Small-subunit ribosomal RNA, 5' domain from an uncultured bacterium, 528 nucleotides, folded computationally.
The full RNA is in RNAcentral, with records from ENA and SILVA.
[in-house]
Context: one part of a larger RNA
RNA sequence: GAUGAACGCUAGCGGCAGGCUUAACACAUGCAAGUCGCGGGGCAGCGGGAGGAAAGCUUGCUUUCCUUGCCGGCGACCGGCGCACGGGUGAGUAACACGUAUGCAACCUGCCCCUGUCAGGGGGACAACCCGGCGAAAGUUGGGCUAAUCCCGCGUAUAUUCCCCGGAGGCAUCUCCGGGGGAGGAAAGCUUCGGCGGACAGGGAUGGGCAUGCGGCGCAUUAGGCAGUUGGCGGGGUAACGGCCCACCAAACCGACGAUGCGUAGGGGUUCUGAGAGGAAGGUCCCCCACACUGGUACUGAGACACGGACCAGACUCCUACGGGAGGCAGCAGUGAGGAAUAUUGGUCAAUGGCCGAAGGGCUGAACCAGCCAAGCCGCGUGAAGGAUGAAGGCCCUACGGGUCGUAAACUUCUUUUGUCAGGGAACAAAAGCGGGGACGCGUCCCCGUCUGCGUGUACCUGAAGAAAAAGCAUCGGCUAACUCCGUGCCAGCAGCCGCGGUAAUACGGAGGAUGCGAGCGUUAUCC
Numbered sequence: 001g002a003u004g005a006a007c008g009c010u011a012g013c014g015g016c017a018g019g020c021u022u023a024a025c026a027c028a029u030g031c032a033a034g035u036c037g038c039g040g041g042g043c044a045g046c047g048g049g050a051g052g053a054a055a056g057c058u059u060g061c062u063u064u065c066c067u068u069g070c071c072g073g074c075g076a077c078c079g080g081c082g083c084a085c086g087g088g089u090g091a092g093u094a095a096c097a098c099g100u101a102u103g104c105a106a107c108c109u110g111c112c113c114c115u116g117u118c119a120g121g122g123g124g125a126c127a128a129c130c131c132g133g134c135g136a137a138a139g140u141u142g143g144g145c146u147a148a149u150c151c152c153g154c155g156u157a158u159a160u161u162c163c164c165c166g167g168a169g170g171c172a173u174c175u176c177c178g179g180g181g182g183a184g185g186a187a188a189g190c191u192u193c194g195g196c197g198g199a200c201a202g203g204g205a206u207g208g209g210c211a212u213g214c215g216g217c218g219c220a221u222u223a224g225g226c227a228g229u230u231g232g233c234g235g236g237g238u239a240a241c242g243g244c245c246c247a248c249c250a251a252a253c254c255g256a257c258g259a260u261g262c263g264u265a266g267g268g269g270u271u272c273u274g275a276g277a278g279g280a281a282g283g284u285c286c287c288c289c290a291c292a293c294u295g296g297u298a299c300u301g302a303g304a305c306a307c308g309g310a311c312c313a314g315a316c317u318c319c320u321a322c323g324g325g326a327g328g329c330a331g332c333a334g335u336g337a338g339g340a341a342u343a344u345u346g347g348u349c350a351a352u353g354g355c356c357g358a359a360g361g362g363c364u365g366a367a368c369c370a371g372c373c374a375a376g377c378c379g380c381g382u383g384a385a386g387g388a389u390g391a392a393g394g395c396c397c398u399a400c401g402g403g404u405c406g407u408a409a410a411c412u413u414c415u416u417u418u419g420u421c422a423g424g425g426a427a428c429a430a431a432a433g434c435g436g437g438g439a440c441g442c443g444u445c446c447c448c449g450u451c452u453g454c455g456u457g458u459a460c461c462u463g464a465a466g467a468a469a470a471a472g473c474a475u476c477g478g479c480u481a482a483c484u485c486c487g488u489g490c491c492a493g494c495a496g497c498c499g500c501g502g503u504a505a506u507a508c509g510g511a512g513g514a515u516g517c518g519a520g521c522g523u524u525a526u527c528c
Stems, first nucleotide, its partner, number of pairs: 001527003005524005012380005018373002020338001025336003029333003034081003039078002042074002046072003049068008088291003098215007107208002112204007120154001122152003129144006160183010189196002217263003224254002229251004234246003266288004270281004293314005316327004344370001346369003352366001353364004383414004393405005418469001420464005428455001433450008472517005477498003483512005493500002
C1' cells in the first nucleotide's frame, strides 16, 4: 500500500459499488418455465345468445330453475414450440480442462436469411370422454367411441448409394465435374382471403464437435511405468476421425528435456504490490470448463446423457391402513447447523432481454428497483467573521507573581449546506398496439394523435424558522510527529523490536497539555 474481512470504541447525510471466504452440511414454506383456441376433439368452471318451465306481475318486462358448444372464451386432454437458454456453485479435474495459434479432403447445426422445386391420392391409432375393477394413498388397470399440423403405406422428386465411360485438380488416404443404368427417401393444413404455415435440395449466418503446436505447480525423501498397453489388417459404432469398441497379428510405447506416483488446484481476461524485473491472488463483472443429494444408465430431441425430466442402486428425511409410497434450494427469499463473520420469506414486468403466440397478450426471484449493513471508495456537514478586563475554572511553576488551555468561551454581526417543515415536481417512454393520413416494391415504411412508470410525490427546484440537530479514536522512551504532574514501587502492569517497572517512571494507571487521522480511528489476520 491492499482486503469479499473480523473485533474494540465511536457515529450526521448522500452517491456509486459490495455482502456465507466456514459445512458441494441438512432443509419447513412460498415463488423461480411456460405458452399457443389462427393445429384438434371437446365443454369442467365463467360470461352471453336461443329454447322450455315456474314465480312476481305494470301483460311484456324482471327474477329463479332446466336444456342447448350457438358465441366469447377455456380447467384437464391430444398436438406444436420452448424447457439444452437464462440463474447457481467450484466439489471434481494437472487434463487439449483453459489460453493462444492453426487444421477438418474426418463433421453436425432447430429457430433466422437467400435461391430453386413441390404439396396428388389413401389408410390407421391413442388420450380426453363413457362404463367398470384394484388401492389407505401415490396412483394404476380392463372394455368401448373419436379428431387433428398425431401416426403409416402408395404415386412423384434433384439427396444418398453401387456399377460403367470420359475429363479436371490436389495434400498420402483422395476430391470435383459431365453422361448412362440399378437401388432408394417427402409433405399439412388453418384463415376474417390480407396472410400464417408444410416438404425436399443448395447456399449463408449463428452455435457447436474433433485434432494438433506452444504456454501456465509442488515433491526425486516418488525412477522406472504400461496388456487395449503401442502399432497393423479387417470390422462394429458415431454427425465425424480414432483401440472409441471387437476379432486376429506383431512387440512395441512413455521416461532425468522428469514418465509414473503422491499432494494441491477450476483455467483465462484481470486484481494487488513493485521504478521495473518480479512476487502474490483469481471475490464482484466478462469468456470457457465442470457439477446439480452420492454413483451409474440411457430415452426424447437440431441440441442433454438433461439443476426445478426418466430409470436403477445407495445414504438421509417424511407419509403409511405396514402391503407400499414421496423428496432433493450449489435458483430467489428464508430456517437450523458450522463459524470471528456475511442481508428481505420485499415491489414490478415500466425499461432491457428471454420463451410462446399472427397479434392483443401470457410467463419470466433473468433484469430493473426498493429494504438491511461505515463492509469499501468518493463527496458534504458538524458553522463563518469580529472579539483580551487574555474572564471564571482546570493544570503546571522559580508561587504576593507568572505560564498554559486561549480568540478558545462569553458577547456582537452574518450565513443556512445537510437535517426539519410547507409548496411545486421530473428524466428514465423509445416503440409495439389503437385511431386518422400518406408513399410504394402491397407488406413494409413515414407523419399526426392517443395509450403504457415498479421505483415515486422519489430525485430535483423554491420558500420558512433557526447556530439551531451533528466528533470521535489512537498515540506522545527510540525507531516515530507529540511532556509535565500525581499514584504505584521488579508489584500492578506495558510491549511490534530494542526494552520499561526494585521510591522522584516523559515507557505502568490517572490528570492536564500535545501530536496524528477524522465519521471514522485503532487492533488482529493475510499478500506484496

The prediction has a mean pLDDT of 85.